[in-house]
A computed fold for an 82-nucleotide RNA from an uncultured bacterium, annotated as transfer RNA.
The prediction has a mean pLDDT of 81.
Rfam family: tRNA. By type it is a transfer RNA.
């Protein structure tokens, strides 16, 4: 050099043929329960906001009415042939 595969909240990990982006869990904080923890149950859990919303899927364009998903380009990581 050349072909695969991959990149998603703090972490792992889903999203059918393009149609609600975070489903599940796990960790954290806040609560309940305890005499006190532990379990265990409930909630919250990206960024912003003028509270109505608006961004947000490695980066940068494309294509659509709509992109994590299809196209280009480039970055990283992993295999694999030279």
């Nucleotide at each position: 050099g050349c072909c695969g595969a991959g990149a998603u909240g703090g972490u792992g990990g889903a999203a059918u043929c393009g149609g609600u982006a975070g489903a599940c869990a796990c960790a954290a904080c806040g609560g309940a329960c305890u005499u006190a923890a532990a379990a265990u149950c409930c909630g919250u859990c990206g960024c912003u906001u003028u509270c109505g919303g608006g961004c947000g899927u490695g980066a940068g364009g494309g294509u659509u009415c709509a992109a994590g998903u299809c196209c280009c380009u480039c970055u990283c990581u992993c295999g694999g042939c030279a």